Model confidence (mean pLDDT): 83 of 100. Predicted 3D model of a 71-nucleotide RNA (transfer RNA) from Cloeon dipterum. Rfam family: tRNA.
[in-house]
RNA sequence: GGGGGCGUAGCUUAAUGGCAAAGUAAUAGUCUUAUGAUCUAUUGAUCCGGGUUCGAUUCCCGGCGCCUCCA
Numbered sequence: 001g002g003g004g005g006c007g008u009a010g011c012u013u014a015a016u017g018g019c020a021a022a023g024u025a026a027u028a029g030u031c032u033u034a035u036g037a038u039c040u041a042u043u044g045a046u047c048c049g050g051g052u053u054c055g056a057u058u059c060c061c062g063g064c065g066c067c068u069c070c071a
Base pairs, nucleotide, nucleotide: 001070002069003068004067005066006065007064010024011023012022013021018054026042027041028040029039047063048062049061050060051059
C1' cells in the first nucleotide's frame, strides 16, 4: 500500500427495514444476627458524517478505530 471481517449498556452477546432484547455488573429494596445466595425494581447503549426509505442497529457511500490475510 491492497483484500476481507468487525464496531450495540461497564463487560459478554441478540435484534435478516417497523416499540433496541438478554445475561452479568452497578444502585435500592426483600430475606438474614450479619455477609453471601434468592426474589423485585431502577439506571445505562446502536463508532462518526452523509444518502435511500413513510420508517435504518439493519441497505448504500465516505471517514475513524480494531482484528486478520497478501505484498